[in-house]
Context: one part of a larger RNA
RNA sequence: UAUGCUUGUCUCAAAGAUUAAGCCAUGCAUGUCUCAGUACAAGCCGCAUUAAGGUGAAACCGCGAAUGGCUCAUUAAAUCAGUUAUGGUUCCUUAGAUCGUACCCACGUUACUUGGAUAACUGUGGUAAUUCUAGAGCUAAUACAUGCAAACAGAGUCCCGACCAGAGAUGGAAGGUACGCUUUUAUUAGAUCAAAACCAAUCGGAUUGGAUCGUCUGGUCCGUUUGCCUUGGUGACUCUGAAUAACUUUGGGCUGAUCGCACGGUCCUCGUACCGGCGACGCAUCUUUCAAAUGUCUGCCUUAUUAACUGUCGAUGGUAGGUGCUGUGCCUACCAUGGUUGUAACUGGUAACGGGGAAUCAGGGAUCGACUCCAGAGAGGGAGCCUGAGAAACGGCUACCACAUCCAAGGAAGGCAGCAGGCGCGCAAAUUACCGACUCCCGGCACGGGGAGGUAGUGACUAAAAAUAACGAUACGGGACUCAUCCGAGGCCCCGUAAUCGGAAUGAGUACACUUUAAAUCCUUUAACGAGUAUCUAUUGGAGGGCAAGGCUGGUGCCAGCAGCCGCGGUAAUUCCAGCUCCAAUAGCGUAUAUU
Numbered sequence: 001u002a003u004g005c006u007u008g009u010c011u012c013a014a015a016g017a018u019u020a021a022g023c024c025a026u027g028c029a030u031g032u033c034u035c036a037g038u039a040c041a042a043g044c045c046g047c048a049u050u051a052a053g054g055u056g057a058a059a060c061c062g063c064g065a066a067u068g069g070c071u072c073a074u075u076a077a078a079u080c081a082g083u084u085a086u087g088g089u090u091c092c093u094u095a096g097a098u099c100g101u102a103c104c105c106a107c108g109u110u111a112c113u114u115g116g117a118u119a120a121c122u123g124u125g126g127u128a129a130u131u132c133u134a135g136a137g138c139u140a141a142u143a144c145a146u147g148c149a150a151a152c153a154g155a156g157u158c159c160c161g162a163c164c165a166g167a168g169a170u171g172g173a174a175g176g177u178a179c180g181c182u183u184u185u186a187u188u189a190g191a192u193c194a195a196a197a198c199c200a201a202u203c204g205g206a207u208u209g210g211a212u213c214g215u216c217u218g219g220u221c222c223g224u225u226u227g228c229c230u231u232g233g234u235g236a237c238u239c240u241g242a243a244u245a246a247c248u249u250u251g252g253g254c255u256g257a258u259c260g261c262a263c264g265g266u267c268c269u270c271g272u273a274c275c276g277g278c279g280a281c282g283c284a285u286c287u288u289u290c291a292a293a294u295g296u297c298u299g300c301c302u303u304a305u306u307a308a309c310u311g312u313c314g315a316u317g318g319u320a321g322g323u324g325c326u327g328u329g330c331c332u333a334c335c336a337u338g339g340u341u342g343u344a345a346c347u348g349g350u351a352a353c354g355g356g357g358a359a360u361c362a363g364g365g366a367u368c369g370a371c372u373c374c375a376g377a378g379a380g381g382g383a384g385c386c387u388g389a390g391a392a393a394c395g396g397c398u399a400c401c402a403c404a405u406c407c408a409a410g411g412a413a414g415g416c417a418g419c420a421g422g423c424g425c426g427c428a429a430a431u432u433a434c435c436g437a438c439u440c441c442c443g444g445c446a447c448g449g450g451g452a453g454g455u456a457g458u459g460a461c462u463a464a465a466a467a468u469a470a471c472g473a474u475a476c477g478g479g480a481c482u483c484a485u486c487c488g489a490g491g492c493c494c495c496g497u498a499a500u501c502g503g504a505a506u507g508a509g510u511a512c513a514c515u516u517u518a519a520a521u522c523c524u525u526u527a528a529c530g531a532g533u534a535u536c537u538a539u540u541g542g543a544g545g546g547c548a549a550g551g552c553u554g555g556u557g558c559c560a561g562c563a564g565c566c567g568c569g570g571u572a573a574u575u576c577c578a579g580c581u582c583c584a585a586u587a588g589c590g591u592a593u594a595u596u
Base pairs, nucleotide, nucleotide: 001592002591003590004589005588009465011463015458016425022423023422024421026420027419028418031063032062037060038059043055044054045053061444070378071377072376080299081298082297084295085294086293089292090291095287096286097285098284110257114145115144121137122136124134125133126132156179157178159176160175163172164171165170180254181253184246185245186244187243188242201225203223204222205221206220207219208218209217210216211215232239256281258280259279260278261277263276264275265274266273267271301349302348308340309339310338315337316336317335318334319333320332321331322330354374355373357368358367360365380401381400383398384397385396403414405412406411431456433455434454435453439452440450441449442448471502472501473500474498475497476496477495478494479493481490482489483488507536509529510528511526513525539585540584541583542582543581544566545565550580552579553578554577555576561568562567
C1' cells in the first nucleotide's frame, strides 16, 4: 500500500502519486470604482420646479491577469543544498529626495485651456453558426495628439571677437554664439614625505679676459626664483562627483492644457482681476524596498559485457566586432591547437525532479522521500511570438503533428498535470455540495471578486482516548487465619462460580432548548424517553512443535483437506470437517507484497 472478516462512542486526519504527463460532456476556478479619469442611458430618485442635484447599467481609460492552484513527464555536475559574487546587470510597486533654464524669433500671441476622432447609445443589416461583425448617425477623457505664458536672476561663466592704445610685449573692448537634467563619444584634472649640497636655466651685482671698446661674448664669485588652492568612497574602479568639445535618433526622453474637498485673503483699479490650503492622479532622474537573472567553491544512484571522448557544423584559448539588461564562443571574422580521462572522462540504465525530511535502528549501517515547506520544470507534442516592469505565458496568440467538437458542407470553435464530475486504466483512491465569516491575495478598492482558502459530505490510510457492566445478599467451591486428636467448625478476612434474588448507576440511541456556525452539522451543555437472558448478544485468528491454549466427542479414512517450516491424514487423527471447551490480541484481527 492493497485486500478479507468485523465495527458501539469520541477527537485528529491522508485520500486517482504508483498503471495512462491517457482522453474529456457540463458547470465554476480573475476580475476590478473611490470625495478624487470619462455620464446627456430617450435608467432610477428627485424636498415648490419639465430644473439643479444624487445614484448609476453599459462602454472608453487605468491596474491586475507572470501571483495562486495542479502535476512530476523530462532532467545525473543538470536541478538542488550550503557557500560566496554582481567593482558584470534589470527592477511595476513601496519609501525618501530632486524636477522655475523649453520659444529660436526682428515681431507679434488660444494660455481661464488647443485639435481631430471613437466606444457605449440610436437606427439599417449580413451569416446555419461564435465572446463574428459591416454601413450610417451622435458624444467624452488622466484615451490619442498639439502646445505657450508665468515664475529666477535680471545675474554669471566659457569661447569668438570688428576695433582702440602701445615700437613691441601687452592692455582694453562694441557685438555675437553657447551654457537645465537625460542620451552618446572623446578629452582633462583627480595632488599630498625633512633638510642640505650639486648640476642646468633665468635675473641682478662685483671682478677679469677677448673682439670692429657704443655694444657683444667667455671665465670666477655672491645673491634671488616668493605665496595660495585642489569633492566623497572602497582592500581594489575606466567608481561617484567636477570641467571642456560636440551629440541627443523625425516611429521624437523629461520639464503637468488633469481630478476632488474646503473656501479664504488683497485692492488708487471691484474685474468673476490677482493670490492662496489640504489631498488624488501622473512624468523624469538618483537612492531604497520587493525581487529577478547570471556566476564562484564543494557535494549525487548504478554501469568497464562502455576506454578513450571532444573538435573546421565551436571543441579549448586569444584578438576584434555583433547580439544581449549585463559578464561570457552566446554568435561572427581572423589566429593558435587546445580541453576531459583509471582520483573513471565519455557512453548506457534509472520502476531518478533535488533538498528540508520519513520509517528502521546499541554503534556502524541499509531503505524511502510523487505528496502540504523551499527551489526547479511542464501545461497533448515540438516550435515561434505579441503585450507588458515582468511570460518564450498556454483558463494569451500563430503555425505544424496527434486527438477531437458543431455544421445548412460554404465554414467555425478546442486544450481539466485548477475544483467537482465522467470514460479508460488498473490491486489501487471521495461531492457535478455551501461560503468569502477566518487566513490571505487582486483591483480605481473601508464597499467587489477569489473551487486560493475555509465548512460540511464520503472516508477502519493512519494516530489519540475509550463502553459492552458495577455492587450487595443468598447458595456453592476454595485460600490464608483462629479453634481442632480426626471428621470438621467460625466470622471482626478474602477470592471465585451461579438463566438465584435485590435495588442503585450510566450511556449508545431518540430528542424540546441553548451553544456552535457565514448558515447549519458534529462535539460540549441539556428538559423528556431510553437496560436484566441488561437479545442494547465482539470480533478475528488459533489450540502437535516453533508458540499461549484439548491427548474431549462425532465425521472422514494417504481421500477430502490442513500445513509459512518440521510435518498431519492409509479406521482410536492432540494437526482435516464439525460440536464443546480453551488461548492470544481486542474495536479490531487475519492475508499478500515492498522495506528495515